[in-house]
Predicted 3D model of a 385-nucleotide part of an RNA (large-subunit ribosomal RNA, domain III) from Ephemera danica.
Its mean pLDDT, the model's own confidence on a scale to 100, is 81.
RNAcentral holds the full RNA, with entries from SILVA.
Rfam family: Bacterial large subunit ribosomal RNA. Gene Ontology terms of the family: ribosome and structural constituent of ribosome.

Context: one part of a larger RNA
RNA sequence: GAGUAGCGAAAAUGGAGGUGAAAAACCUCCACGCCGAAAGUCUAAGGUUUCCUAGAGUCAAGUUAAUCUGCUCAGGGUUAGUCGGUCCCUAAGGCGAGGCUGAAAAGCGUAGUCGAUGGGAAACGGGUUAAUAUUCCUGUACCGAUUUUAGAUGCGAUGUGGGGACGGAGAAGGUUAGGUCAGCCAUCUGUUGGAAUAGGUGGUUCAAGCGUGUAGGCGUGCCCCUUAGGCAAAUCCGGGGGGCUAAGCUGAGGCGUUAUAACGAGGUGCUACGGCACUGAAGUGAUUGAUACCAAGCUUCCAGGAAAAGCCACUAAGCUUCAGUCUAGAAUUGACCGUACCGCAAACCGACACAGGUGGGCAGGAUGAAAAUUCUAAGGCGCUU
Numbered sequence: 001g002a003g004u005a006g007c008g009a010a011a012a013u014g015g016a017g018g019u020g021a022a023a024a025a026c027c028u029c030c031a032c033g034c035c036g037a038a039a040g041u042c043u044a045a046g047g048u049u050u051c052c053u054a055g056a057g058u059c060a061a062g063u064u065a066a067u068c069u070g071c072u073c074a075g076g077g078u079u080a081g082u083c084g085g086u087c088c089c090u091a092a093g094g095c096g097a098g099g100c101u102g103a104a105a106a107g108c109g110u111a112g113u114c115g116a117u118g119g120g121a122a123a124c125g126g127g128u129u130a131a132u133a134u135u136c137c138u139g140u141a142c143c144g145a146u147u148u149u150a151g152a153u154g155c156g157a158u159g160u161g162g163g164g165a166c167g168g169a170g171a172a173g174g175u176u177a178g179g180u181c182a183g184c185c186a187u188c189u190g191u192u193g194g195a196a197u198a199g200g201u202g203g204u205u206c207a208a209g210c211g212u213g214u215a216g217g218c219g220u221g222c223c224c225c226u227u228a229g230g231c232a233a234a235u236c237c238g239g240g241g242g243g244c245u246a247a248g249c250u251g252a253g254g255c256g257u258u259a260u261a262a263c264g265a266g267g268u269g270c271u272a273c274g275g276c277a278c279u280g281a282a283g284u285g286a287u288u289g290a291u292a293c294c295a296a297g298c299u300u301c302c303a304g305g306a307a308a309a310g311c312c313a314c315u316a317a318g319c320u321u322c323a324g325u326c327u328a329g330a331a332u333u334g335a336c337c338g339u340a341c342c343g344c345a346a347a348c349c350g351a352c353a354c355a356g357g358u359g360g361g362c363a364g365g366a367u368g369a370a371a372a373u374u375c376u377a378a379g380g381c382g383c384u385u
Base pairs, nucleotide, nucleotide: 013031014030015029016028017027018026032382033381034380035379040362041361042360043359046342047341050340051076052075053074055073056072057071061069062068081142082141083338084337085336087120088119089118093114094113095112099108100107101106123140124139125138126137127136143334144333145332146331147330148329149328150327151326152325153324154319155318159314160313161312162311167301168300169299170298173294174293175292178288179287180286181285182284183204184203185202186201187200188199189198205262209257210256211255212254216250217249218248221244222243223242224241225240226239227238229237230236263283266279267278268277269276270275302305348357349356364376365375366374
């Protein structure tokens, strides 16, 4: 220079009470304002304790103050057969016994072995903590493995076949979530005029599983004979012939049950005003309606749209009074890792508590073609002078 520029979005603050040495900024209440396809909420990555405290603190950090904090100190917190991983399986790609190439280093690559962003068993509702919950508790379920009981019985794979198993676009239908209205229940209606056959406010919620098998979609199935295919075999699959037949598979939702439970506005009592305990009404119908489900469906088009395992069937070797397999019941058992919190952000990437960047799910009401716009609910904030 200079007590100057600046103090990082023009969403906005005001009042009362509390705490305190001190309050524009902390806490509580009231009013106002802002977002509302987000400035709400769940989550992946990433961060790694930042989470909670009816614990303490204020030297530093915080663009000011601070009694406050993602700060300092202390203590506490993450509970799983079913969620995700591990595991089984493979994709691109990696590695790669032998092998090929190379002077070598090494490069390529078969068998194989890894490798998810994909395929593969099974859980929902309610309650609870200061902080976790599909993990704890409670109620009701489901799956796999092992053992065992009963009945039946040709079982058996790294092989063979099926299946898994898939593109784009478009249209129509059936549903549900959700919404709205009515009914029902609880409660309220002071002042002037009207209005009690009226009006206001709030509530009207309920899963998986099991049973039924609907709208719809696919569609022949069974028996007999035969067989140059499926690297061997096959009763399986495929090819051929004959007979009988319209079976069967899939499938949202609804309904019943689960549930005489739970939840539930409100009420009562207590209170360290943070809450806690007890009790508990109605809990129906119509309409609208998805981008969700039926649906990996249907129609159509050409550019013709993963693989492998689990699973089912078949036999080979082998076993065949055993073992094994199937059906039903029961009992036992289910390890390890993640799980706090932030997550369009003050906690991630940007040297910062930085107007930047950051994948996916949810999607209320009015307006409207709409996820636009504007207002608003739930919820969250007023952006640290």